Bacterial RNase P class A from an Acidimicrobiia bacterium, 345 nucleotides, folded computationally. The model forms 90% of the base pairs in the Rfam consensus. A source record names the gene rnpB. Model confidence (mean pLDDT): 79 of 100. It matches the Rfam family "Bacterial RNase P class A". Rfam classes the family as a ribozyme.
RNA sequence: CGAGCCCGUCGGACGGUCGCAGCCGAGAGGCUGAGGAAAGUCCGGACUCCACAGGGCAGGGUGCUGGAUAACUUCCAGGCGGGGUGACCCGACGGAAAGUGCAGCAGAGAGCAGACCGCCGAUGGCCCCCACUGGGGCACAGGCAAGGGUGAAACGGUGGUGUAAGAGACCACCAGCGUCACCGGCAACGGUGACGGCUCUGCAAACCCCACCCGGAGCAAGGCCAAGCAGGGACCCGGUUGCCCGCCGAAUGGUCCCGGGUAGGCCGCAUGAGCGGGUCGGUGACGACACGCCGAGAUGGAUGGCCGUCCUCGACAGAAUCCGGCUUACAGACAGGCUCGCAGA
Numbered sequence: 001c002g003a004g005c006c007c008g009u010c011g012g013a014c015g016g017u018c019g020c021a022g023c024c025g026a027g028a029g030g031c032u033g034a035g036g037a038a039a040g041u042c043c044g045g046a047c048u049c050c051a052c053a054g055g056g057c058a059g060g061g062u063g064c065u066g067g068a069u070a071a072c073u074u075c076c077a078g079g080c081g082g083g084g085u086g087a088c089c090c091g092a093c094g095g096a097a098a099g100u101g102c103a104g105c106a107g108a109g110a111g112c113a114g115a116c117c118g119c120c121g122a123u124g125g126c127c128c129c130c131a132c133u134g135g136g137g138c139a140c141a142g143g144c145a146a147g148g149g150u151g152a153a154a155c156g157g158u159g160g161u162g163u164a165a166g167a168g169a170c171c172a173c174c175a176g177c178g179u180c181a182c183c184g185g186c187a188a189c190g191g192u193g194a195c196g197g198c199u200c201u202g203c204a205a206a207c208c209c210c211a212c213c214c215g216g217a218g219c220a221a222g223g224c225c226a227a228g229c230a231g232g233g234a235c236c237c238g239g240u241u242g243c244c245c246g247c248c249g250a251a252u253g254g255u256c257c258c259g260g261g262u263a264g265g266c267c268g269c270a271u272g273a274g275c276g277g278g279u280c281g282g283u284g285a286c287g288a289c290a291c292g293c294c295g296a297g298a299u300g301g302a303u304g305g306c307c308g309u310c311c312u313c314g315a316c317a318g319a320a321u322c323c324g325g326c327u328u329a330c331a332g333a334c335a336g337g338c339u340c341g342c343a344g345a
Base pairs, nucleotide, nucleotide: 001341002340003339004338005337006336008334009333010332012310013309014308015307016306017305018304020033021032022031023030024029035316039327040326042325043324044323045322046321047218048217049216050215059214060213061212062211063210064078065077066076067075068074079093080091081090082089083088094209095208099207100206101203102202103201116148117147118144119143120142123141124140125138126137127136128135129134156174157173158172159171160170161169175199177196178195179194180193181192182191183190184189222267223266224265225264231258232257233256234255235254236253237249238248239247240246274293275292276291278289279288280287281286311314
């Protein structure tokens, strides 16, 4: 210099002015006002109401190991497998020698497989020569799976022995699997050695088996106050005997009270698993400690317009109970660490 990998940060700046929303203030006025994803609503929690002795079935989810966390399908570290020259990236990564199922096309054969080309034809058959317990031929029965061919995949690989031709049929080495022992590691797992049958396909985000986890609904949750109308009660009224109680009547009305609750209002609702820089512990995710800070909050739902100056001329997009993640969108700018190639010193 070129090409790349990983991890972060920012995402127009400043001023004026007119508006909008919230809070404070008697008022004048002052202060504050979207995001890294506020998004998709895909996971996990907090919170609220309902249900609930305990256990099981069904259903759903998760799935290497250890850790982090309030919790997780998230994150960190490690292991294994795959990809890349490399930095590094990707993996629902338990079980296929429990059972069931599926495996298109091609191909002879695709699951305790199979013979198209091919090889052989020892044995049996047929033919010829010769007559010896012999030799030759055909490729009919049959044998074989080395070579070719098909396929993503063809029942270990290489070399040898063996044979009619062959084959883990046998042998040596290698690869893989299983069992056992030892060593390293908390573990997943790795290494070494011995033995074994000689090799046992793939798919479980197919059914299934194993282990663990899971009650339902959601802030329009839910709680409080509460007009008007309707309802219930008492009194006001009339009658019964002059009065009181009681009883009876009462079409309308008036006053007071009652509980439930609509409109409406208030809370939930923003001090929290909070943020900032620092010290300490930890490889890390993260945790502990002290200090400092308070950063939107509606319910017809605010966050905008214009002007000036400047720059690299500005993307994706906008809160609605809150928080931790994941995923997706994103013009451009900046910081740090690392890899590969080329050149130079």